[in-house]
Small-subunit ribosomal RNA, 3' major domain from a metagenome, 476 nucleotides, folded computationally. Its mean pLDDT, the model's own confidence on a scale to 100, is 82. The full RNA is in RNAcentral, with records from SILVA.

Context: one part of a larger RNA
């Protein structure tokens, strides 16, 4: 100048603390590790790997193993030779397949008639091909301090210089905000704003939406209408503006009013200079360097699912603020043509058969659940479902290995979880459902969505992780 310190001073952060709920105990899904194993491909490694690449490994994926095969190659340019077709439909034989040997049927353009385009075989040969190493050799993307308030310049001063001032310093803010001083005056990247989205009004529009009014078979269902909801344009609206009080007459803080909404209203989207030789050569690019009848290509079958344990993340629960059983009311925000699939019928069901609508504010997926009454009366139980054995449904060439669901049987661990640790400040935690990507099928997992709806926050001594100033130092 930096780093640092069980040095000091000031501050902030679900840091602590005060509180709710978890995890850690079981069983089950799922990643890792380790062990096995032909092969269980591979990457990620304290916060900041481990429901992570992988928004979905039966085959394929797929990179890994066994076997079987190919060798200018599955793909690209470029040359010679050939051949007219290629190509499509139908089929025979070999084989696990690839792939090999056939068989009939059909059948190319332009053309100066020389050839030419297109396709197919085939020959050398330049080269193609590598999910083969290095991410400490790279581009480009990302994580992570941290949305933390810092990170610089320009001229000027200053110091022998390195460097300093500005950027300290009174106050003050969520912020190097914003003000007052001052040898510093001034700009820049950040901060704020602007963008999106929620909350209030007004206007513009009025279908598939909506219904104050008319009719009714009570269905917005008809006639009507466009008030209201609602849907999406375009405008208003908050800005310490107003009052009081306090500050130093300032920035500002406290109360108060009005107001849908008050001091950044809530969410969101934006991540300065650097930091970490962090992470991605397995997304793609790409230097180097390695294979080249093979580390490259196809193809069957098989692994990624093994399992004595050990670790994270989740789920279901150990019950009566509940479990069965009955009813029955109210959301959002999606999605849907190789889709979504209403009514109707058959099935205990999972689901089938028929099939209307539906290119979607119009149909449709779609039942919302959490509520309410009865019951059951504290038990390993009418708790809790793992495990198993039979039988089905579905997808798909295939469901042994290895798929999801359904019915009947079976009823295991578990009575609240040691040291330990994690997550939250409100429409949040808890809690309850729905919906979507990925996707033939498969969702406890992520990505949304709306329903019920809390407790506490004295305060900053103390864990932790950050700002700023001082100080110390045998460290760079």
């Nucleotide at each position: 100048u930096g780093a640092u310190g069980g040095g000091g001073g000031c501050c902030c952060g679900c840091a602590c603390a005060a509180g709710c709920g978890g995890u850690g105990g079981a069983g089950c899904a799922u990643g890792u590790g380790g062990u096995u194993u032909a092969a269980u491909u591979u990457g990620a490694a304290g916060c900041a790997a481990u429901g992570u690449g992988c928004a979905g490994a039966a085959c394929c994926u797929u990179a890994c193993c066994a076997g079987c095969u190919u060798u200018u190659g599955a793909u690209a340019u470029g040359u010679c030779c050939u051949g007219g077709a290629c190509g499509g439909a139908u089929u025979g034989g070999a084989g696990a397949g690839a792939u090999c040997c056939g068989a009939u049927c059909u059948u190319c353009c332009c053309u100066u008639u020389g050839g030419g385009g297109c396709c197919g075989g085939g020959a050398a040969u330049a080269u193609a091909g590598g999910u083969g190493c290095u991410g400490u050799a790279u581009g480009g993307c990302u994580g992570u301090c941290g949305u933390c308030a810092g990170c610089u310049c320009g001229u000027g001063u200053u110091g022998u210089g390195a460097g300093a001032u500005g950027u300290u310093g009174g106050g003050u803010u969520a912020a190097g905000u914003c003000u007052c001083g001052c040898a510093a005056c001034g700009a820049g990247c950040g901060u704020a704003a602007c963008c999106c989205u929620c909350g209030c009004c007004c206007u513009u529009a009025g279908u598939u939406g909506c219904c104050a009014u008319u009719a009714u078979u009570u269905a917005g269902u008809u006639g009507g209408g466009u008030a209201u909801u609602c849907u999406a344009g375009g405008g208003g609206g908050a800005c310490u503006g107003c009052c009081g009080g306090u500050g130093a007459u300032a920035a500002g803080c406290c109360g108060g009013a009005g107001g849908a909404a008050g001091g950044u209203g809530g969410g969101g989207a934006u991540g300065a200079c650097g930091u970490u030789a962090a992470g991605u050569c397995c997304u793609u690019a790409u230097g180097g360097c390695c294979c080249u009848u093979a580390u490259a290509g196809g193809c069957u079958g098989g692994g990624c699912u093994a399992c004595a344990c050990a670790c994270g993340u989740g789920c279901u629960a150990c019950a009566a603020u509940g479990g069965c059983g009955g009813u029955g009311a109210u959301a959002g925000a999606g999605g849907g043509a190789u889709g979504u699939g209403a009514a109707g019928g058959g099935g205990u069901g999972a689901u089938c058969c028929u099939u209307a609508g539906u290119u979607a504010a119009u149909c449709u997926c779609a039942a919302a659940a959490a509520g309410c009454c009865g019951u059951c009366u504290c038990a390993g139980u009418u708790c809790g479902g793992a495990u198993u054995g039979c039988g089905c449904u579905c997808u798909g060439c295939a469901a042994u290995u290895c798929g999801a669901g359904c019915g009947c049987a079976u009823g295991a661990a578990g009575u609240u979880g040691g040291a330990a640790u994690c997550g939250c400040u409100a429409g949040u935690a808890a809690u309850c459902g729905c919906g979507g990507a990925u996707c033939a099928g498969c969702a406890c997992g992520c990505c949304g969505c709306g329903g019920u709806g809390a407790a506490u926050a004295c305060g900053u001594u103390c864990c932790c992780g950050g700002g700023c100033c001082u100080u110390g130092u045998a460290u760079a």